[in-house]
Order: sequence, then C1' cells, then structure tokens
RNA sequence: AAGUUAUCACGAAAGGCGGAGGGAAAGACCCAAUGAAACCUUAGCAACCCUUUAUCUUUAAAGAAGGUGCUACAUUCUACUUUAUGCUGAAUUUAUUUCAGUAUCUAAGAUAGAUAACAU
Repeated sequence: AAGUUAUCACGAAAGGCGGAGGGAAAGACCCAAUGAAACCUUAGCAACCCUUUAUCUUUAAAGAAGGUGCUACAUUCUACUUUAUGCUGAAUUUAUUUCAGUAUCUAAGAUAGAUAACAU
C1' cells in the first nucleotide's frame, strides 16, 4: 500500500516544547498569539486485541497488567440513491394529482474517511 470483517450521536486533559496553522478532501460552520499543527511526559476514557469466570462454541458478566486507539464541535454538518412526515411554490383543475424547492436525530443503502483485528 490494495483486501476482508466489525464499530463510528457515549466517554475522557494538564504540563513541556514549538511558533501559525488546524478540524481528511469541496462548500458551510467553527477552533487558534488567552498560543494551531507536529513531538515529548504524565493523567484519563474506552474495551478492538487481551485476562478471568460462566455458558458450551458464541454469547454473557467482571477486569485493565500488556499491544493499539482516543481525550473541541455527531466521522463538526451537508453532498449521491430510495423512503416517511411537515412547509412553500407552480401546473392541472376544483379536489385531488403531479412537479420543484426546503426542513427534520423518518428509515434504509451507496460513496469517502477513521480505528481495530485478520491476512497478502
């Protein structure tokens, strides 16, 4: 680096160093000299791998020594397809239908990304 599977609305910050960027990418909206990124230390969160017990072969409960990960904002939000509801407008036409736009923690999926485990 391409691949498979699972998860992604919970949770958890201080110090040092550094000195202007950062939140992946487009748009939006934010964070940042009351100090961004990167790096280091300590602490914490979580429970993927892991440990123990039960179950008895895939689940449940408990744990946190170790390997990762994470510690602004929902993967910060939106985008593509289908769908539910509401609102607005237009056409038809007179009670509905169709179309367009828009909102929503409606629901399902796709794409992209992140992390873990596996594996080439």
The RNA shown here (SAM riboswitch aptamer (S box leader)) has 120 nucleotides.